Model confidence (mean pLDDT): 83 of 100. This is a predicted structure of a 527-nucleotide part of an RNA (large-subunit ribosomal RNA, domain I) from a Spirosomataceae bacterium. Its Rfam family is "Bacterial large subunit ribosomal RNA".
Context: one part of a larger RNA
RNA sequence: CGUACGGGGAAUGCCUAGGCUCUCAGAGGCGAUGAAGGACGUGGUAAGCUGCGAAAAGCAACGGGGAAAUGCACACGAUUAGCAAUCCGUUGAUAUCCGAAUGGGACAACCCAAUACCGUGAAGCGGUAUUAUCCGAAAGGAAGCCAACCCGGAGAACUGAAACAUCUAAGUAACCGGAGGAAAAGAAAACAAUAGUGAUUCCGCAAGUAGUGGCGAGCGAAAGCGGAACAGCCCAAACCGAUCAUGUUACGGCAUAGUCGGGGUUGUAGGACUGUUAUAAUUUGCGUACGAUGAACUUGAAUGAUUUGGGAAAAUCAAUCAGAGAGGGUGAGAAUCCCGUAAAGAUAGUCAAGCGUAAUGAACAGUAUCCUGAGUAAGUGGGGACUGGUGAAAUCCCCUCUGAAUCUAGCGGCACCAUCCGCUAAGGCUAAAUACUCCUGAGAGACCGAUAGUGAACUAGUACCGUGAGGGAAAGGUGAAAAGAACCGCAAGAAGCGGAGUGAAAAGAACCUGAAACCGUACGCUU
Numbered sequence: 001c002g003u004a005c006g007g008g009g010a011a012u013g014c015c016u017a018g019g020c021u022c023u024c025a026g027a028g029g030c031g032a033u034g035a036a037g038g039a040c041g042u043g044g045u046a047a048g049c050u051g052c053g054a055a056a057a058g059c060a061a062c063g064g065g066g067a068a069a070u071g072c073a074c075a076c077g078a079u080u081a082g083c084a085a086u087c088c089g090u091u092g093a094u095a096u097c098c099g100a101a102u103g104g105g106a107c108a109a110c111c112c113a114a115u116a117c118c119g120u121g122a123a124g125c126g127g128u129a130u131u132a133u134c135c136g137a138a139a140g141g142a143a144g145c146c147a148a149c150c151c152g153g154a155g156a157a158c159u160g161a162a163a164c165a166u167c168u169a170a171g172u173a174a175c176c177g178g179a180g181g182a183a184a185a186g187a188a189a190a191c192a193a194u195a196g197u198g199a200u201u202c203c204g205c206a207a208g209u210a211g212u213g214g215c216g217a218g219c220g221a222a223a224g225c226g227g228a229a230c231a232g233c234c235c236a237a238a239c240c241g242a243u244c245a246u247g248u249u250a251c252g253g254c255a256u257a258g259u260c261g262g263g264g265u266u267g268u269a270g271g272a273c274u275g276u277u278a279u280a281a282u283u284u285g286c287g288u289a290c291g292a293u294g295a296a297c298u299u300g301a302a303u304g305a306u307u308u309g310g311g312a313a314a315a316u317c318a319a320u321c322a323g324a325g326a327g328g329g330u331g332a333g334a335a336u337c338c339c340g341u342a343a344a345g346a347u348a349g350u351c352a353a354g355c356g357u358a359a360u361g362a363a364c365a366g367u368a369u370c371c372u373g374a375g376u377a378a379g380u381g382g383g384g385a386c387u388g389g390u391g392a393a394a395u396c397c398c399c400u401c402u403g404a405a406u407c408u409a410g411c412g413g414c415a416c417c418a419u420c421c422g423c424u425a426a427g428g429c430u431a432a433a434u435a436c437u438c439c440u441g442a443g444a445g446a447c448c449g450a451u452a453g454u455g456a457a458c459u460a461g462u463a464c465c466g467u468g469a470g471g472g473a474a475a476g477g478u479g480a481a482a483a484g485a486a487c488c489g490c491a492a493g494a495a496g497c498g499g500a501g502u503g504a505a506a507a508g509a510a511c512c513u514g515a516a517a518c519c520g521u522a523c524g525c526u527u
Base pairs, nucleotide, nucleotide: 001524002523003522004521005520006519007518013512014477015476018448019447020445021444022443023442024441025440026439027437028436029145030144037098038097039096040053041052042051044076045075048072049071059092060091061090062089063088064087068080069079070078103112104111105110113131114130115129116128117127118126119125133142134141135140149180150178151177152176153175160167164214190197191196201228202227203226204225205224211219212218232429233428234427235373239262240261241260242259243258245256246255247254248253267407269372270371271370272369273366274365275364276363277362283359284358285357286356287355288354291351292350293349297345298344299343303318304317305316306315307314319336320335321325327339328338329337378402379401381399382398383397384396385395388414409424410423411422412421413420464471465470484511487499488498489497490496
């Protein structure tokens, strides 16, 4: 070195109990009636996980279900169950201690009280209940937790500009506050342009256009068009009435401020007011037939023989059902063996719409007077937001100092002025189309298949490391079934080995397959 046979080792192949990414539905909160999360207990034997809470792998009622059951967990023991167990669903009971933690305190899961009642006649004893703070007149509410989505406050740097300062990254990240199942926005002091549109939001185009920019790097609209979805309303004021307080009075009242009710809500101006007619459409609350949906659950078609084999679902021959040939299991590829599937059915509960009822709610004419959101709009100075970096810089927002008009009015149409056009600020509400997924159910995948896929297929955020914040693994597979190797021998033997036996096969528990490195034994060749 070769060949043969082994050891060792875990690759590879096959598998999947777990992941990953989506779709469609649901749900979108839990909490002082004590949450989330824990500590400690709890089993006949009980370390871990799971469940539960001193009533402790459980108690009760109702419904389902119908033969075994006492979780993972396969042993022994003791028991339960057709007087219906175990199990499944719904509603209750119990629910130690810590934790917002709330009687006071504290180094979380511990310590110590007060008041009332009780053991009890007494206790430096025990039991039960109450006793935190803030808001509110009271009733009552708040707090704390929670993945993303949303609104607001405050707000970086690395980076890019091939350096760097305006700029960019970016109003991003981290931080804080707040809310909802969505949030925000929202019914024109809007756009547009001689034609018109008619709240908001989202998508496609417009368009990488108009713009902006150490005109660098870059940033970057809108109108309009096409779609999704569509929904509009309520106050303040004038005026009328009630009530109460203050002031005043010639005691008849009058004035002012507050509260409550009616009224009223807009740009073609509208309303009050005066006159005339009227109760419609609409919207909201309450009740309810039918219907839809709906917890556990129920019914649910149709195959035999032979051959091979350890085993038939395979092969062959001959059949059947199909509103069911989705899928899974069964000793190898099963529509017809089992669970199911299609299609039906049942009920606790839930839901919108129809009907009934109560409230809400209108129109015309006149135009003298009154009302229509003030320290507001706007302006100066300083900032910010928009595509707009101060620019010729409109528009919107904030601070500052000033500070209007009142319908013969006001604002806008990118400095400003005029004409023209559009609109009516300084109060408020508003579904849908849109965003997200900690979570539940159903389903899918030219996604992974145990060094992959979640960090985690297994007692995994475990073991372990760190004072701590924090870091963070490895680890799947006997067999169809334990049939898990009785018995004998060797041996110091509860090791190991040889027989024997099981099995289709030792696949023998260090268990499917079992590559390579590496280590041997035998034989051969070679220096």